The RNA shown here (small-subunit ribosomal RNA) has 1467 nucleotides and comes from a metagenome.
RNA sequence: AGAGUUUGAUCCUGGCUCAGGAUGAACGCUAGCGGCAGGCCUAAUACAUGCAAGUCGAACGGUGUAGCAAUACAUAGUGGCGGACGGGUGCGGAACACGUAUACAACUUACCCACGAGUGGGGGAUACCUAUUGGAAACGAUAGUUAAUCCCGCAUAGCACAAUUGAUACAUAGGUAUUAAUUGUCAAAGGAUUUAUUCGCUUGUGGAUGGGUAUGCGUCUGAUUAGUUAGUUGGCAGGGUAACGGCCUACCAAGACGAUGAUCAGUAACUGGUCUGAGAGGACGAUCAGUCACACGGGCACUGAGACACGGGCCCGACUCCUACGGGAGGCAGCAGUAGGGAAUAUUGGGCAAUGGGCGCAAGCCUGACCCAGCCAUGCCGCGUGAAGGCAGAAGGCGCUUCGCGUUGUAAACUUCUUUUGUCGGAGAAUAAGGUUCCCAUAACUUGGGAAAUUGAAUGUAUCUGACGAAUAAGCACCGGCAAACUACGUGCCAGCAGCCGCGGUAAUACGUAGGGUGCAAGCGUUGUCCGGAUUUACUGGGUUUAAAGGGUGCGUAGGCGGUUUAAUAAGUCGGUGAUGAAAUGCAGGAGCUUAACUCUAUGCGCUGUUACCGAUACUGUUAGACUUGAGGAUGUUCGAGGUAGCUGGAAUGAGUGGUGUAGCGGUGAAAUGCGUAGAGAUCACUCAGAACACCAAUUGCGAAGGCAGGUUACUAGGACAUAUCUGACGCUGAGGCACGAAAGCGUGGGGAUCAAACAGGAUUAGAUACCCUGGUAGUCCACGCUGUAAACGAUGGAUACUCGUUAUUGGGGUUUCGGCUUCAGUGACUAAGCAAAAGUGAUAAGUAUCCCACCUGGGGAGUACGCUCGCAAGGGUGAAACUCAAAGGAAUUGACGGGGGCCCGCACAAGCGGUGGAGCAUGUGGUUUAAUUCGAUGUACGCGAGGAACCUUACCUAGACUCGAAUGGUGUAUGAACGUCUCAGAAAUGGGAUUUCCAGCAAUGGCAUAUAUCAAGGUGCUGCAUGGUUGUCGUCAGCUCGUGCCGUGAGGUGUUGGGUUAAGUCCCGCAACGAGCGCAACCCCUGUCGGUAGUUGCUAACAUUAAGUUGAGGACUCUACUGAGACCGCCCUCGUAAGGGGAAGGAAGGGGGGGACGACGUCAAAUCAUCAUGGCCCUUACGUCUAGGGCUACACACGUGCUACAAUGGUCGGUACAGAGGGUCGCUACACAGUGAUGUGAUGCUAAUCUCAAAAAGCCGAUCUCAGUUCGGAUUGGAGUCUGCAACUCGACUCCAUGAAGUUGGAAUCGCUAGUAAUCGCAUAUCAGCCAUGAUGCGGUGAAUACGUUCCCGGGCCUUGUACACACCGCCCGUCAAGCCAUGGAAGCUGAGGGCGCCUAAAGUAGGAGGUUCAAAUCUCUUCCUAGGGCGAAAUCGGUAACUAGGGCUAAGUCGGAACAAGGUA
Repeated sequence: AGAGUUUGAUCCUGGCUCAGGAUGAACGCUAGCGGCAGGCCUAAUACAUGCAAGUCGAACGGUGUAGCAAUACAUAGUGGCGGACGGGUGCGGAACACGUAUACAACUUACCCACGAGUGGGGGAUACCUAUUGGAAACGAUAGUUAAUCCCGCAUAGCACAAUUGAUACAUAGGUAUUAAUUGUCAAAGGAUUUAUUCGCUUGUGGAUGGGUAUGCGUCUGAUUAGUUAGUUGGCAGGGUAACGGCCUACCAAGACGAUGAUCAGUAACUGGUCUGAGAGGACGAUCAGUCACACGGGCACUGAGACACGGGCCCGACUCCUACGGGAGGCAGCAGUAGGGAAUAUUGGGCAAUGGGCGCAAGCCUGACCCAGCCAUGCCGCGUGAAGGCAGAAGGCGCUUCGCGUUGUAAACUUCUUUUGUCGGAGAAUAAGGUUCCCAUAACUUGGGAAAUUGAAUGUAUCUGACGAAUAAGCACCGGCAAACUACGUGCCAGCAGCCGCGGUAAUACGUAGGGUGCAAGCGUUGUCCGGAUUUACUGGGUUUAAAGGGUGCGUAGGCGGUUUAAUAAGUCGGUGAUGAAAUGCAGGAGCUUAACUCUAUGCGCUGUUACCGAUACUGUUAGACUUGAGGAUGUUCGAGGUAGCUGGAAUGAGUGGUGUAGCGGUGAAAUGCGUAGAGAUCACUCAGAACACCAAUUGCGAAGGCAGGUUACUAGGACAUAUCUGACGCUGAGGCACGAAAGCGUGGGGAUCAAACAGGAUUAGAUACCCUGGUAGUCCACGCUGUAAACGAUGGAUACUCGUUAUUGGGGUUUCGGCUUCAGUGACUAAGCAAAAGUGAUAAGUAUCCCACCUGGGGAGUACGCUCGCAAGGGUGAAACUCAAAGGAAUUGACGGGGGCCCGCACAAGCGGUGGAGCAUGUGGUUUAAUUCGAUGUACGCGAGGAACCUUACCUAGACUCGAAUGGUGUAUGAACGUCUCAGAAAUGGGAUUUCCAGCAAUGGCAUAUAUCAAGGUGCUGCAUGGUUGUCGUCAGCUCGUGCCGUGAGGUGUUGGGUUAAGUCCCGCAACGAGCGCAACCCCUGUCGGUAGUUGCUAACAUUAAGUUGAGGACUCUACUGAGACCGCCCUCGUAAGGGGAAGGAAGGGGGGGACGACGUCAAAUCAUCAUGGCCCUUACGUCUAGGGCUACACACGUGCUACAAUGGUCGGUACAGAGGGUCGCUACACAGUGAUGUGAUGCUAAUCUCAAAAAGCCGAUCUCAGUUCGGAUUGGAGUCUGCAACUCGACUCCAUGAAGUUGGAAUCGCUAGUAAUCGCAUAUCAGCCAUGAUGCGGUGAAUACGUUCCCGGGCCUUGUACACACCGCCCGUCAAGCCAUGGAAGCUGAGGGCGCCUAAAGUAGGAGGUUCAAAUCUCUUCCUAGGGCGAAAUCGGUAACUAGGGCUAAGUCGGAACAAGGUA
């Protein structure tokens, strides 16, 4: 000191979360020791038992015990002192309770200290006790006797107290102190003794200590608590008190408090301090210390120096206990302890040795204060669990690329050493000072000195020391990021984790376990709480155009702030000094426990505060005076849709009347509703009504805002400018308050033409309570009154000052050479610096500053609920919480998308030609069926993988078999066989039997085969979402990127955009870009022309020859196959800056000549684990292998791709012509013969430019058919055959004869093609025994039509725009309803709490009154006032609960629509 989390990415705003520290803690796991501290935070709940306040015999009389006695001891009672301290708790209390600073001239203080004075002499009662007696008890009653330091007079007494009259000093709002005089009042107690004294007592003064009272300031939250108060506020008199005072009473006055927060409600003991924080602050108030309050709940007084009294009293109440039922007893918030509550907090311990307290002359007694011990890891601190060496890097574990390696790991073992701790022994403190007794000194003592014997709970503890022996001692959390630390196995959106983000759906570093690692360590984690981080309430130190946030606007009260200057003052401010700020705590230094924690310190600082005095006077304030620039006034000029009221105008619209006139009008995308033959609409004339004001008109003007527009009149308000004439700070802002305030709405009364919510009808639609149309009422208009809100917006509060430029315009002024220049006040645009997250803003600031007001603090819930208030109502103002989410949001970026825009391309449309979709058949797919119909491919699959399923193939099914295996490879050994042949069983595989027996080489050896051993088995099983490779698609579309530079905070941009051009990011020009790469093009192949070389098997012009290029011969030609040439907008014309375009010539070919191969960055988790390869998983007498048979060929149906047709541009028959490219020896086969034919038999050539397949077909010539289900069409079926093959049944092809189905050009829809193309015609090949081929791949023959054009459909490219999309429109997303859960509001009713008010009643007790007895006091009886408590009543406040009800939030993939985001399809 920061980090994670909103996005595809970015910057910002903003919340949530984490890392730190702390704790009177609790819980989980674990645990060796010691020191120091701490330990009911909850029930101020109830308490058994014991103890916690007594002491004095030197105040008193008795009594008892011991003793012969003297005497000693004990102590119930009287008396004195103390039980008001100490100890506990935090209920109450928001207050002079506390803190701090003052005051008391308005008070008190037992014991203590100092200084004075005194202590004389009498009297009286009573407890105890004795007797009698009541009661269960507690406790008494009556009578009698008695003492005192008990009680009461008398004497004496003052500087005491009271009254009156003076004086002096001080002070000054009061009066106080000292003193004088007179009068009056009031004291006392004795005890002990060594006779010296001493302890007491009385009365004063002063001190000390403690207390009481008053005052300033400080001291929580709520305004959804705004008014409160009747002894209330003050006065006079009296009472009362220690003392002042409405403290109390009577009378008089009507005050007192409050927005600087009264009253009310809630919460809370306060402080020193503690925790945190850089600080300022925030939170807390355990232990320790100071104060307060309380003592079962409430009230009351008594005693006393002191109490309204924790371990005293009386009364009421609740509760508990005893009881003989008549009555009594009690108060742990003292120490232990018990029950209960709770997540949770200890022993019914020891001791008065120390410290302190009470009493006492003292010894001493008492002391749960205190000192110690016990329990608890509750915290802090310290120590230990060993140290050094030691690699065979042991075993074991775990992991991996597994004949081994890595890691655990110098770790262990092992060797040497040490002994804190531990165990067993030994020694052994300090804390102790005093007190008692004795001696000495001193005038004397209780003063000082000395001696003796003694006093320790903790404790035989701390500590020291001897022996023994590594011996007795490590866990917890974490390891995806934040945040240090990684692998394996298991699990498979399950189980689970999680502080936030988020992990888990078969390869999980995130779950569980293990190995390893990281962190801390006798602890470690979790949970709760507080501060911090959070500048996230911002004083230090934030914001408000768009993220949350400027009030709709003005006027103005309080308040805040305020121009220049002089003087005074000294309140603020600043300085100095004094007092105080308790101690402890904190910081620094020093010291003591072995260290530390802890403790001590007659060391300093600090305690940031309060107060008194003195000083300073710049600034602020106050007082007095002056000034003119702020502000206002005056005069003059001027401006405008500023406001209010009246008068008035024309156009348009609608209506009425009349005329002309006839069939439609109107309306829409198209229609219909509507109007019209009873005369509409149209048109003309006249009349009426209400509302709004075309042109001018603008980027204009005016107004505080809302707002204001025909003309004119009246009234009225304002601004600007000019003059520098007057006043002299009169100013700015403005909480509350007041006023104004669009539209809609409300009330009353008018008015009502147009338009038009609601409503009606017509359309549209799946629906259409909408959009469109026809109507139409409130309303729209006026007057008066209310409402008081708007995206009331510049989403920008007001005021003042300052801070580059350019330009336009409105009003006024100055100047002018009449062009203009300039000044003030407005209204706009662009822009610099600056600011801003950016967009932007930029003298009209969102810049730089000052002042005042308003407002904000995550999203939702919600501007909702409740309360209050305003309103006639509708509603407005004020304005939460529970609950829920981890985001919500702003600006900008790149994409994608749009029923946004612009430009461009493509057989995309259009223009054409031919098809598909209808029929039959072939083939593939879906579906269905099946034992199986193996598998894959699904927009880019479907005559696809498959370029050949009868067996095989084959992966599927049934059945039968095999198990180191059917196949392949390596190594070694052995054999010479193996195979085959025959035979038996069997469907075969297989099994049994019989038989035969290697080759080459001279040899070495090699080959082949079998057997055996061994190493690798095998899997068309799963995962194409683990992969490689290959492929499809967008798309042969023109795109996709990089380096450097520049711009931007950044994502990114620029380049690649722009203007042209191209098939093209092709090229040119321009440009903060300059270059480059992958693509495009070219280089490659085929083809088109020509040349060179070559000339057989090809060719044949000339010569010869033949039936025939058959043979000589030839290389000319064709052709073959190698190598070259050729085309480049090169030339000409023209357009253009250029790139390039158009045209012509030449040329075989012309603007890329035609065709092919060639496929950028990427997209689709696209396809393929069944071509192949491959990770992981799975099977191993089977998911492997062999065999037979079956299946892949099924068949109500649906789809794709094709073939053949429907005929005359044709069919059939006869004749006849012309290709190219391929194949062939397990082959192609000439030719001849046989057969109708498929084919067969014989035979020839050819390993091919030689022989052969081989006939090309359409075409051409001729004949026939004559429009029909036909001489079209050929399906289907019957019969007979051929060929291949172990084998044509399931399930082959072909031939012949016969049969002769549907079909007469095909609905919606849809496909291909732009030239040697479509269409049409045949030929060949691969696979292959054969073939289901009508398929695929090639080849040539014949050979068209059309393209105006780019509006539309589809796809694509570039630029731009909007976006709430980014899984990217197959996106996102809203609301009702249905279901579950959660919290909340309302609500008849039920119930509770605290407080106030009124009435009735009223204990104890103080004070008063009356009466009885009495001298008096006391006492008894009655009574008055007040009051705790009790009862009744009405009302308010705050809760709980509740039938029912309302909306909200969250949930799985529910239902219905589609409101928003693109022009979101009606912005």